Bacterial RNase P class A from a Candidatus Anderseniibacteriota bacterium, 337 nucleotides, folded computationally. Its mean pLDDT, the model's own confidence on a scale to 100, is 76. The gene name in the source record is rnpB. Rfam family: Bacterial RNase P class A. Rfam classes the family as a ribozyme. The model forms 97% of the base pairs in the Rfam consensus.
């Protein structure tokens, strides 16, 4: 200096024509994103339904934030990569990643291989017995080989016929007690007891949440039919037909819904932070088959409209999807020095 990864930030501005949409007596004003998408969690709203409880979904360390929540913020804890140190570790530093309750409640899994995947013995070790002396039968035992992601907790000594946590010593890991430190999760010591794997994103168990359906909710107005009363006309009387009144409610017409709120920026303040308070300021897309578009010119830019991508009740989040730039982190390579 180039390529590349992984995480952020940006998604050009300004001005005119001529169209569409909202607006307005007429002007004037205003007119997509950062994710409008996926419709995956949370809520407002609105209508149902409601005595609880069960079912049936969700959620899973601790402490905080928030209207909530499976969102965020902090820690703690466990893994993995690097660094630095070192004989080599350990601690220690920095990044990533974790549905992170429970396998000592239970029931079921663990492909392939292997004897055996949780209770056993393929090779092998050891003693015993026969005998044709190299084999059979019998008892033991898991230290060593072998399979495998995983195979009974590590070193040593003792013990033994081999042998083993079988026993002791040290260490490792687990539970429990106590002391310190900390809101807490947990750390650190000390002492006790204990010692067979993974896997609850299989069933389960525990502990907490949680009624159900979505704006085609849902309210108000309402033509037309169709109905129930009155009145006329006709008529012995009704039907039909005309009026009129009511109710119910299609079709269609308003609201819901668009300017204001769990809104945005700025400072300040309080906090490690998410955040929250306080003070200034700013903020009319609103169609309903559904507008938000085109064409110039200026200007920043190496470059200017070119990546994803189109509002449909409204918000808070996660996810996913992006050209080019621009910031960090880091990988390779190539130049000087």
């Nucleotide at each position: 200096g180039c390529u590349g990864a992984u995480g952020g930030a940006u998604g050009g501005a300004u001005a005119a024509u001529c169209g569409c949409c909202c607006g307005u007596a007429a002007c004037a004003g205003g007119g997509a994103g950062g994710a409008a998408a996926g419709u995956c969690c949370g809520g407002a709203c609105a209508c149902c339904a409601c005595a609880a409880a069960a079912a049936g979904g969700g959620u899973g360390a601790c402490a905080g934030g928030u209207a909530a929540c499976g969102c965020c913020u902090g820690c703690c804890c466990c893994c993995u990569c690097g660094c630095c140190c070192u004989a080599a570790a350990a601690a220690g530093c920095a990044a990533g990643g974790g549905a992170g309750g429970g396998a000592u409640a239970g029931u079921g899994c663990a492909a392939c291989a292997g004897a055996a995947a949780c209770a056993u013995a393929c090779a092998g070790c050891c003693c015993c017995u026969c005998c044709u002396c190299g084999g059979a039968g019998g008892a033991g035992c898991a230290a060593u080989g072998g399979u495998g992601a995983a195979a009974u907790c590590g070193u040593g000594a003792g013990g033994u016929a081999a042998g083993a946590g079988c026993u002791c010593a040290c260490g490792c890991c687990c539970u429990g007690u106590a002391u310190a430190g900390g809101u807490a999760a947990c750390u650190a010591u000390a002492c006790a007891g204990g010692g067979g794997u993974g896997a609850a994103a299989a069933c389960c168990c525990c502990a907490c949440c949680u009624g159900g359906u979505g704006c085609a909710a849902c309210c108000u107005c309402a033509a037309g039919u169709c109905g129930a009363c009155c009145c006329g006309c006709c008529u012995u009387a009704a039907a039909a037909c005309g009026g009129g009144u009511c109710a119910g409610g299609u079709a269609g017409a308003g609201g819901g819904c668009a300017a204001a709120g769990a809104u945005u920026c700025u400072a300040g303040u309080a906090g490690c932070g998410a955040u929250a308070c306080u003070a200034g300021a700013a903020c009319a897309a609103g169609a309903c088959a559904g507008a938000u578009g085109a064409u110039u010119a200026u200007c920043u830019u190496c470059a200017a409209u070119g990546a994803c991508a189109g509002a449909a009740u409204c918000c808070g989040g996660c996810u996913u999807a992006c050209a080019g730039u621009c910031c960090a982190u880091u990988a390779g390579c190539a130049u000087a020095u």